[in-house]
Predicted 3D model of a 380-nucleotide RNA (Bacterial RNase P class A) from a Gemmatimonadota bacterium. The coordinates come from a structure-prediction model, not an experiment, and the mean pLDDT is 77. Lineage of the source: Bacteria > Pseudomonadati > Gemmatimonadota. It matches the Rfam family "Bacterial RNase P class A". Gene Ontology terms of the family: ribonuclease P activity, dimeric ribonuclease P complex and tRNA processing. It was read from a public genome assembly, where an Rfam model found it.
RNA sequence: UGGAGGCGAGUGAGGAUCGCGGCAUCGCAUGUCGAUGUCGAGGAAAGUCCGAGCUCCGCAGGGCAGGGUGCCGGGUAACGCCCGGGCGUCGAAAGGCGACGGAAAGUGCAGCAGAGAACAGACCGCCGAUGGGAUCUUCGGAUCCACAGGCAAGGGUGAAACGGUGCGGUAAGAGCGCACCGCGCGCGCUGGUAACAGCCGCGGCAUGGUAAACCCCACCCGUAGCAAGGCCGAAUAGGGAACGAGGAGUUGCCCGCUCCGCGGACUUCGGUCCACAGUUCCGGGUAGGCCGCACGAGGCCGGCGGCAACGUCGGUCCCAGAGAAAUGAUCCUCCGCCCCCUCGGGGGCGACAGAACUCGGCUUAUUCCGCCUCCAUGAC
Repeated sequence: UGGAGGCGAGUGAGGAUCGCGGCAUCGCAUGUCGAUGUCGAGGAAAGUCCGAGCUCCGCAGGGCAGGGUGCCGGGUAACGCCCGGGCGUCGAAAGGCGACGGAAAGUGCAGCAGAGAACAGACCGCCGAUGGGAUCUUCGGAUCCACAGGCAAGGGUGAAACGGUGCGGUAAGAGCGCACCGCGCGCGCUGGUAACAGCCGCGGCAUGGUAAACCCCACCCGUAGCAAGGCCGAAUAGGGAACGAGGAGUUGCCCGCUCCGCGGACUUCGGUCCACAGUUCCGGGUAGGCCGCACGAGGCCGGCGGCAACGUCGGUCCCAGAGAAAUGAUCCUCCGCCCCCUCGGGGGCGACAGAACUCGGCUUAUUCCGCCUCCAUGAC
């Protein structure tokens, strides 16, 4: 100087004046009125993407459908999160990322180009004996041309071509043979809790890719949500209609189980009418007040255990609860940056952005801030 990882902080602190909301105490004219004290918006409060706490639904039962996750071992209330490790990939490295089970269960897909795209293939090519033709000949043969035939090693097409490199072999070639790599097999051996890594033996020298395609496998999942829900008060239309012997019951369905109901009148015996459990539709009234509402899987400090995430023990603190929505405005000083002037001083700017049931995460936005560690390079 450039890069990488982590932690902390965040126009913040202090003072003055005025103004807000909660709580506590006191006062009185008992009003959210006054006085005093004290507290009052974040690291993301954002996204609403996950997981829960909490609340209602009789089942905290089973199954199907549907959805989620996907290497191993740990952490956690739980998770799709975090920590450590393995493998793969990017990077010179420190490090970063991973949608990381299965292609030998099945189906599908891969345009164009190309000879050929899954168990294939001859465009350019290589060889081409005997025999045929031509030339030369030192009469041994040599060279050239064409055919039958052989090859897939070289080149080309393509994202990808049915193992790779090298040697031998062959008419030319090819795992045709060999060495190494690769691949397959082995109730092999060693290390590791494991994912895996290394080694050994035997071998045919070969059973492509894609599952963020359908699918298969393993594990997990009740829905809805603070506008949940509860209490008090008030008002209206104890409204109207249809169905009704079955119906209701945590998401869609099924089963089980539980709960509610299974009538009345008339009758010419054909039926008619009225109901009930409950379901559906139309219409009317109310939208008030209080609770839920913040003591929490809570914060901070320290000891111990653990590589770590984290756990445990001890101490200490209470740190917003609005209800159409409070935490603001002005001035001064300090802090950081920039510009001008140059003892001095003056001016300007200071990011992303506001709780609404709460918490654990992830993701996104943002400061030429501070500190620590690591990698690479240069200089002294």